[in-house]
Context: one part of a larger RNA
RNA sequence: UCCGGCGAGUUAUUGUAUGUAGCGAGGUUAAGCACUGAAGGUGCGGAGCCGAAGAGAAAUCGAGUGUGAAUAGCGCGUUAAGUUGCAUGUAAUAGACCCGAAACCGGGUGACCUAUCCAUGAGCAGGUUGAAGUAGGGGUAAAACCUAAUGGAGGACCGAACCGACCCCCGUUGAAAAGUUGGCGGAUGACUUGUGGAUAGCGGAGAAAUUCCAAUCGAACCCGGAUAUAGCUGGUUCUCCCCGAAAUAGCUUUAGGGCUAGCCUCAUAUAUAUUUACCGGAGGUAAAGCACUGAAUAGACGCGGGGCCGAGAGGUUACCAACUCUUAUCAAACUCAGAAUGCCGGAUAAAUUGAGUAUGGGAGUCAGACUAUGUGAGAUAAGUCUCAUAGUCAAAAGGGAAACAGCCCAGACCUACAGCUAAGGUCCCAAAUAUACGCUAAGUGGAAAAGGAUGUGACAAUGCUAAGACAACCAGGAUGUUGGCUUAGAAGCAGCCACUCAUUCAAAGAGUGCGUAAUAGCUCACUAGUCGAGUGAUGUUGCGCCGAAGAUUUAACGGGGCUAAGUAUAUAACCGAAGCUUAGGAUCCUACGGGAUGGUAGGGGAGCGUUCUGUGCGGGGUGAAGUCGUAGCGGAAGCAACGGUGGACUGCACAGAAGUGAGAAUGCCGGA
Repeated sequence: UCCGGCGAGUUAUUGUAUGUAGCGAGGUUAAGCACUGAAGGUGCGGAGCCGAAGAGAAAUCGAGUGUGAAUAGCGCGUUAAGUUGCAUGUAAUAGACCCGAAACCGGGUGACCUAUCCAUGAGCAGGUUGAAGUAGGGGUAAAACCUAAUGGAGGACCGAACCGACCCCCGUUGAAAAGUUGGCGGAUGACUUGUGGAUAGCGGAGAAAUUCCAAUCGAACCCGGAUAUAGCUGGUUCUCCCCGAAAUAGCUUUAGGGCUAGCCUCAUAUAUAUUUACCGGAGGUAAAGCACUGAAUAGACGCGGGGCCGAGAGGUUACCAACUCUUAUCAAACUCAGAAUGCCGGAUAAAUUGAGUAUGGGAGUCAGACUAUGUGAGAUAAGUCUCAUAGUCAAAAGGGAAACAGCCCAGACCUACAGCUAAGGUCCCAAAUAUACGCUAAGUGGAAAAGGAUGUGACAAUGCUAAGACAACCAGGAUGUUGGCUUAGAAGCAGCCACUCAUUCAAAGAGUGCGUAAUAGCUCACUAGUCGAGUGAUGUUGCGCCGAAGAUUUAACGGGGCUAAGUAUAUAACCGAAGCUUAGGAUCCUACGGGAUGGUAGGGGAGCGUUCUGUGCGGGGUGAAGUCGUAGCGGAAGCAACGGUGGACUGCACAGAAGUGAGAAUGCCGGA
C1' cells in the first nucleotide's frame, strides 16, 4: 500500500406531535391471583391515572370567580371530546451516534535500578617526594639557631587494577533503548566495593540538577470510581423523487459555543401577496445655497482701538478694524429652499408565481467570499478593516475571459450525427467574412504619469502674397560720426546719458550677434535684382512618439504570425452554450390550454436489499445454498435465466422483529 472480515442515532421510562385502531362523557387497568393448549395467551383485579369546571394565597364560592364599598371596570374562566394501545418524528433522564485526552480521587505494590543512612567484611601493581620527631657535629652563659644522618607525614606527585566520563570519529531500522576505537580525570581517600538492613508517593532521598525512587518522575506503578469529562478534531455504511437555507439581530465569563427571533421544510386552516399603471402621504439625502451656525477672500464706508504731537482741549495717521454694502467661496455633526430613487397607505385593472397569513411538528444556520455602487477607518494604500444596496459564488454544471469559486452570457429531468441564437468571435492552431470609407507606421495595437516634441489627419479663425510673398542665390547695408559722457582705450557692440537726431537714399539701427587691447573683420535688421506660388504664427480635436531600468523563461497579443489578421464608423452574412426550438421518452401538477423537474446544511415522500419469526404455497442427490461465467429485465437500490463448480439445504407472497447495507475514523483483527 492493497484485499477480506468487524466497525458508529440503540434500549428503557416519561412528556409532546402526527398517523392508525378500540371504546367514547367517558377511557384505561398496575401489582397480584386463577386457568391454560406456553404465547401476538385467556379471565379476574378499578387501587391508581387522564378527562368531563373554573376562580382565588386561602377560607370559600361556582358558569362563574378574584379584586373591590360596588350591581362598576378589569384579570382568569364559561362556547371546540376525550382516553388507552401500536407505529413514526422529537425532547428530557440515563455512557445515549462511535473512537480519542492531559488529568482527579480511593485502595494497594515497589529502595534486587538509583539517592542517603546503619551494621559487618573486602580492595588499592610499581615508582617519586621526604613534614614533624629523634639524634652526631657546630653553636650559646643556657637557649634559640645552623647542619651530616635517621625518620616516613600528606583529601602530596607519576602511574596499572578499580572508579569516572573531558574531546573527536564511528554507530543512529546500532553489536548496544547510551555502546566501540583513540586520547582523558581520580587512583590512602569527602576513595571504591560485597553482603544484610532502614526511609514510600498529599511521601522518601538529594555535596541541589526539578536530581533519583526498577529503560517511567513538576509528583512512581497496579487495580478500581469509569464508557470520568471533551462547547474540540476525526469518522458515521442502500436507492430514487419534491422543496430548499444561513453565515444576520438581541442576550450571553459571550465571541470557532449556546438561547430566542430571522431565513428552510412538512401538516392543517384560510385568502390574500408581489410587480406595473393611478391616487394620497411622511421625509431633508444628492445636487445646490449662504437666510441661521461656523470657516473664509478682495474692496468701499470707518464705530472703536493703537502710534505720533499736545499741559489739556484737541489734532493727525501709507497702522489694526466692528457694523453695513459690493465682490468671490467652504461644511458629516450648517440649511432659506430641495430632487431622483426608496418607504407607507388605498381602490381598480393586468401580469406573475413551489408568491401571502395563522397554528402546530422537524430543522440547519450565527467563520462568509468577491464584483458594482454609496459612506466610514486607513495614506480618497492593501487579495486591508467596518457598514448599506444589488448580483454571483457559497449550494451552479454549460459557453466566453489562453489557463482563472465571486467577472460577461446563461440556470443542466433523459436521449438525438436536427435547427436558431447569447456573451464572444470569423488568417492558421480552431467552428465561422466580406464590403464601403477614413485613421495609424508606432508591431502602436499587445501595460503607465507629470512633462516634452516642425510625427501625422480633421476643423476653426488669422498675417503676408502675382503691385511677386516664404526660402535660397547675387548685390548693397552709407554719411555728419570715433554721437555725448566715462575711460589708459570705449570708434554701433564694458558702462552711463539721450524728444536714439539729421543727411544721402531703392534701403541701411547713433545698431541683432560674433570679434579686437582699442581699431579692423564677419553678420543681422532694412533694400534692389534673379526666381515664380504659396508661406508664417495660433486654437480645438483624432491616432501615434519620447518619458519606459529587475530579478524561474523570450514571458506585458495564448502561440504562429499580422501593416491588417490594428483602429473609428457603417452595412450584410456566418460561427457559437446543457439557453430557445424540433422529435421521442420519464415523473409530478393542472383552472386540460399547458406547466414544472441544478442543488450543500436541512425538512418531506416512495422504494430496494440483509438476518430471524408467523401463516400460506413451494423447490432440492434426476443436485439446495454458496461460487465462477454470459450479449437478459427494471427508473435506481437491484432481480432473473442458462451453463460450469459445489455437495445439503433453501425460495416466493403477505405480515412481524431487528446485532439491517462500509471507502475513508494516523479505525480494529487477519492475509498478501